[in-house]
RNA sequence: GAUAAUAGCAAACUUAUUCGAAAGAUAAGGACGCAAAGCCACGGGCCUAACUGUAUUUAUACAAGGUAGCCGGGUUACCGAA
Repeated sequence: GAUAAUAGCAAACUUAUUCGAAAGAUAAGGACGCAAAGCCACGGGCCUAACUGUAUUUAUACAAGGUAGCCGGGUUACCGAA
């Protein structure tokens, strides 16, 4: 990449977790969508703020925590007509 074929993933929401400080993650259900919605936090963005600092009693700054379904970049891969 074609209103082709085959396969795939799974938002919100619900339930669960002797996962987590939180953000969030994971599992089952579910399907809004996805041609890389496979993988990697390297750059920017965004979320959280435990620790730490400041402040001084509940604020504030901070990622070494997250997000690949925010964007860029890297990397691997299925099918294939004119």